[in-house]
Context: one part of a larger RNA
RNA sequence: GGAUGAACGCUAGCGGCAGGCCUAACACAUGCAAGUCGAACGGUAACAUAGAUUGCUUGCAAUCUGAUGACGAGUGGCGCACGGGUGCGUAACGCGUAUGCAAUCUACCUUUUACAGGAGAAUAGCCCAGAGAAAUUUGGAAUAAUGCUCCAUAAUAUCAUUUAUCAGCAUUGAUUUAUGAUUAAAGCUCCGGCGGUAAAAGAUGAGCAUGCGUUCUAUUAGCUAGUAGGUGAGGUAACGGCUCACCUAGGCUACGAUAGAUAGGGGCCCUGAGAGGGGGAUCCCCCACACUGGUACUGAGACACGGACCAGACUCCUACGGGAGGCAGCAGUGAGGAAUAUUGGACAAUGGAGGCAACUCUGAUCCAGCCAUGCCGCGUGCAGGAUGACUGCCCUAUGGGUUGUAAACUGCUUUUAUAUAGGAAGAAACACUCCCACGUGUGGGGGCUUGACGGUACUAUAUGAAUAAGGAUCGGCUAACUCCGUGCCAGCAGCCGCGGUAAUACGGAGGAUCCAAGCGUUAUCC
Numbered sequence: 001g002g003a004u005g006a007a008c009g010c011u012a013g014c015g016g017c018a019g020g021c022c023u024a025a026c027a028c029a030u031g032c033a034a035g036u037c038g039a040a041c042g043g044u045a046a047c048a049u050a051g052a053u054u055g056c057u058u059g060c061a062a063u064c065u066g067a068u069g070a071c072g073a074g075u076g077g078c079g080c081a082c083g084g085g086u087g088c089g090u091a092a093c094g095c096g097u098a099u100g101c102a103a104u105c106u107a108c109c110u111u112u113u114a115c116a117g118g119a120g121a122a123u124a125g126c127c128c129a130g131a132g133a134a135a136u137u138u139g140g141a142a143u144a145a146u147g148c149u150c151c152a153u154a155a156u157a158u159c160a161u162u163u164a165u166c167a168g169c170a171u172u173g174a175u176u177u178a179u180g181a182u183u184a185a186a187g188c189u190c191c192g193g194c195g196g197u198a199a200a201a202g203a204u205g206a207g208c209a210u211g212c213g214u215u216c217u218a219u220u221a222g223c224u225a226g227u228a229g230g231u232g233a234g235g236u237a238a239c240g241g242c243u244c245a246c247c248u249a250g251g252c253u254a255c256g257a258u259a260g261a262u263a264g265g266g267g268c269c270c271u272g273a274g275a276g277g278g279g280g281a282u283c284c285c286c287c288a289c290a291c292u293g294g295u296a297c298u299g300a301g302a303c304a305c306g307g308a309c310c311a312g313a314c315u316c317c318u319a320c321g322g323g324a325g326g327c328a329g330c331a332g333u334g335a336g337g338a339a340u341a342u343u344g345g346a347c348a349a350u351g352g353a354g355g356c357a358a359c360u361c362u363g364a365u366c367c368a369g370c371c372a373u374g375c376c377g378c379g380u381g382c383a384g385g386a387u388g389a390c391u392g393c394c395c396u397a398u399g400g401g402u403u404g405u406a407a408a409c410u411g412c413u414u415u416u417a418u419a420u421a422g423g424a425a426g427a428a429a430c431a432c433u434c435c436c437a438c439g440u441g442u443g444g445g446g447g448c449u450u451g452a453c454g455g456u457a458c459u460a461u462a463u464g465a466a467u468a469a470g471g472a473u474c475g476g477c478u479a480a481c482u483c484c485g486u487g488c489c490a491g492c493a494g495c496c497g498c499g500g501u502a503a504u505a506c507g508g509a510g511g512a513u514c515c516a517a518g519c520g521u522u523a524u525c526c
Stems, first nucleotide, its partner, number of pairs: 001526004006522005013378006019371002021336001026334003030331003035078003040075002043071002047069003050065007085289003094214008104206002109202007117151004127140005157182005164175004187194002215261003222252003227249008264286004268279004291312005314325004342368001344367003350364001351362004381412004392402004417463006426453001432447007470515005475496003481510005491498002
């Protein structure tokens, strides 16, 4: 000198863009953050409509009917493995990079081919009867499905046997002939469609393996029994000591094993001419975690933040028998700390889930609020004006210097401010409707609809210099000097050092210098 997720002191007019718990992965009140589908199903608690009955105060009330729109609870499907948070752990194939899988899986999506025949048993809700303070739960009866089960059919699927060709990278791989065996399906509909099953291919996502790279300590030198390898079996989507039985006695290490310490990794960021050095906030990719530890279930995918079970610590409720909970989601609270924001608005846009769709949900996201935390921009006037006015301060003091064109005064301007008026872009769509093209569900065009931000940005008019400057420093380094006070005191100080009676170094004043809505100090890095 540059830089910062900064803090502190003094000061402060505005806007744009960004950023905002670095500490206790400490504990959390409250609200919200993952639902959706009635075009899968039985149904009908609430609301509305319609109809019927009854009462009558004659236009209201009650009851009934799932009949209709819809729909609480329930069965079922899809989603909840994404999105969002944090950095505890991890020195590791965790990450980065480059390869491989002849050792693998992949819901939804796209393309292609084929198929969808028949039968059955339950169960929730509802109803009846109970238990419990509650959480919840027991028994009985009855019922539906795209829930479950069985039979049929079936192949480029799977398995066994078999024929032939080609290839390679060792195990082998690809293609091919024939025979046998095994395994599927679901309907709904507003009639336009939406779905179902099997197989092949693609896309996407994931898994595994390998080469190389990846902090410090030798005041850590030896470490290791599933340890290293083999055979066989089990297990997995898949290879493998992944697990198990048996056999062998190996394997790693001074090119640093093992142990200890520290730490998420990368793209990137800061500095520097570079080489290097330092960092890992925001944004993006990967990993790990979700009160602590463990376990699996479901599922295409989890060993699952707002799922389950067990154990533990903590908090809460209780009728003392027993129960409930998990903000490292968004706000917010306490605590810790030098220190870090609102218990805001909207789904209008972008994206996600479900749905044919309308739509619903979405603290993702888009916005607004707070903070000079940073960067950038703008302003606090401009021109003229010398009796160089008055005051202040200084001097060699009847006089000069300086403050200083500074002020007064004259003219001008109105960014900004205030008031009034107008007022966006971000919106293109979906759906609906009309038309066109090819041609039978796609594409294109016209119309219509939708804005949280927000009466915001912006524009115009009016008023009037009107609303707006501070901080640090002035001995040398280092730009900027005098007076007064103090008298080794009070104090200053980054280093050298100042102060003991003439202090440009302390305190004040006048003046000056530097930066400026900031200026200094502290901390850290180069």

Small-subunit ribosomal RNA, 5' domain from a Flavobacteriaceae bacterium, 526 nucleotides, folded computationally.